Predicted 3D model of a 145-nucleotide RNA (FMN riboswitch aptamer (RFN element)) from Solirhodobacter olei. Model confidence (mean pLDDT): 77 of 100. The source organism's lineage runs through Bacteria, Pseudomonadati, Pseudomonadota, Alphaproteobacteria and Solirhodobacter.
[in-house]
RNA sequence: CCGCGUUCUCAGGGCGGGGCGAAAUUCCCCACCGGCGGUAUGCGGAAGAUCCGCGAGCCCGCGAGCGCCUUCCCUGCGGGAAGGGUCAGCAGAUCAGGUGAGAGGCCUGAGCCGACGGUCACAGUCCGGAUGGAAGAGAACGUGC
Numbered sequence: 001c002c003g004c005g006u007u008c009u010c011a012g013g014g015c016g017g018g019g020c021g022a023a024a025u026u027c028c029c030c031a032c033c034g035g036c037g038g039u040a041u042g043c044g045g046a047a048g049a050u051c052c053g054c055g056a057g058c059c060c061g062c063g064a065g066c067g068c069c070u071u072c073c074c075u076g077c078g079g080g081a082a083g084g085g086u087c088a089g090c091a092g093a094u095c096a097g098g099u100g101a102g103a104g105g106c107c108u109g110a111g112c113c114g115a116c117g118g119u120c121a122c123a124g125u126c127c128g129g130a131u132g133g134a135a136g137a138g139a140a141c142g143u144g145c
Stems, first nucleotide, its partner, number of pairs: 002144009016030004031125002033114002035062004042054005057112002065090002067087001068084007094110005116128003
């Protein structure tokens, strides 16, 4: 340094102004936000041709959530609890121009997207499950090579 094991720690941002209205941070106009791993024609550093760091909401994948399945309970065709974790399924969204050998990633511009339940009125931004879970990141110890 690498692999494996155990334990621990960490692991999400955002409604400000105006309008209509009895009522909206939910509608309308203008705003605001962007989890994790990968990829890399960008940026920075070292030195040399390779290495290091950073670099995508909408390119590939993952996560939570819904659903589904199993078991149990209530009591009846619904509801609750526990478990499974991709299992049927939902699980969002990008184009144009430029540069270039090449753009999905760079530059410019214009777009688009955002679980479930709640609510005097429809929610990415409020409240709730959640003092939860988790993709994963790091550390310590052990162990193997």